A computed fold for a 173-nucleotide RNA from a bovine gut metagenome, annotated as Lysine riboswitch aptamer. Model confidence (mean pLDDT): 81 of 100. The model forms 98% of the base pairs in the Rfam consensus. Rfam family: Lysine riboswitch aptamer. Rfam's curators write: Riboswitches are metabolite binding domains within certain messenger RNAs that serve as precision sensors for their corresponding targets.
RNA sequence: GUAGAGGUUGCGUAUUGUAUCAGUAAGUUAUCGGAUGUUUCAGGAGACGUAGGAAGAUAAUAGAAAGGAUAAUACGCCGAAAGGAUAUCUUUCCUGAGAAGAUAUUUGCUUGGGCAUAUGGUUAAUAGCCAUAUGACUGUCAUCUGACUUUAGAUGUUUAGAUGGUGAGCUAC
Numbered sequence: 001g002u003a004g005a006g007g008u009u010g011c012g013u014a015u016u017g018u019a020u021c022a023g024u025a026a027g028u029u030a031u032c033g034g035a036u037g038u039u040u041c042a043g044g045a046g047a048c049g050u051a052g053g054a055a056g057a058u059a060a061u062a063g064a065a066a067g068g069a070u071a072a073u074a075c076g077c078c079g080a081a082a083g084g085a086u087a088u089c090u091u092u093c094c095u096g097a098g099a100a101g102a103u104a105u106u107u108g109c110u111u112g113g114g115c116a117u118a119u120g121g122u123u124a125a126u127a128g129c130c131a132u133a134u135g136a137c138u139g140u141c142a143u144c145u146g147a148c149u150u151u152a153g154a155u156g157u158u159u160a161g162a163u164g165g166u167g168a169g170c171u172a173c
Base pairs, nucleotide, nucleotide: 001173002172003171004170007078010077011076012075013074014073015072016071017070018069027061028060029059030058031057032056036049037048038047040097041096042095043094044093045092081111082110083109085105086104087103088102089101090100091099112138113137115135116134117133118132119131120130121129122128139166140165141164142163143162144161145160146159147158148156
């Protein structure tokens, strides 16, 4: 450098269906209410709405969607990918803090892989995702011991166990 392996619950993307979101939010009507409301907070600015009744509450009517999930199909792959960090943009603008989303980049920062449990964050959510810790399982490498092979020994793309490491790795050429 080239080609491969880990799993049938490996990773990610797209489309379609399904459940959830939710009998929730918006809208309309009536009653109460009586001056503020428009993203999470604080301060300021702007625009719009509002005594022809703001916020809020109750009842009736009416009634979604996005994100996330899951199944199938297709595609791309094995740092697949995820997270952290930095920069820019979005949620009216400015300042401060915060949350969510998108794009790009660097750091050869962290993580071999999936699972379970606990704590914390996010979310409508006890689902899912993310971080940390613990646990066994699993892939792979090294060392040691045994079995099989062998006359014996060595050997071995064989097999079992113990200990330790982990992708910048491992196997073949």